[in-house]
């Protein structure tokens, strides 16, 4: 420099389901003096008897993440993912969750199916732990005996040509 794959891997721009007849709002009845900030505890505010919060009817009616093509770029640790720190955002403090970023360690050749957990509205999808057969490559062994291939066990991309 190349190659695994027509489900290799990531990213942007468009479409399209789905979120959802949900949230929010606005009319009606109930009940009632709380109610509201990821959770906890403290603290501050905010809204409410001009009836809030909740519950039932009705009217209206989203949108983000996440996911399916299509086009275009960018490429083969491509990319992802977990863990410790650190720094942000989150009404203030602490503690904790979630999200966003960085240094560093550690796992994964590649995708797919199945089983549990977990995030998620979701049976979509991501993940993590097991497990299957596929597939790439590379070692060993055996078979075929021009080359080629075929069987079977292993190893990992710090390979492989």
């Nucleotide at each position: 420099a190349g190659a695994g794959g027509u489900u290799g891997c990531c990213g942007a721009a468009c479409c399209u389901a789905u979120c959802a007849g949900u949230a929010c709002c606005c009319g009606g009845g109930g009940u009632c003096a709380g109610a509201c900030a990821g959770u906890g505890c403290g603290g501050u505010g905010u809204c409410g008897a001009c009836c809030a919060u909740c519950c039932c009817c009705g009217g209206c009616g989203a949108a983000a993440g996440g996911a399916c093509g299509u086009u275009c770029g960018g490429c083969c640790g491509a990319a992802a993912c977990g863990g410790u720190c650190c720094g942000g955002c989150c009404c203030c403090g602490c503690a904790u969750a979630g999200c966003c970023g960085g240094c560093u360690c550690g796992u994964u050749g590649g995708g797919u199916c199945c089983g549990g957990g977990u995030c998620g509205a979701a049976c979509a999808g991501g993940u993590c732990c097991g497990g299957g057969a596929c597939u790439g490559u590379c070692g060993c062994a055996a078979c075929c005996c021009g080359a080629u291939g075929u069987u079977g066990c292993g190893g990992a991309g710090c390979g492989c040509u």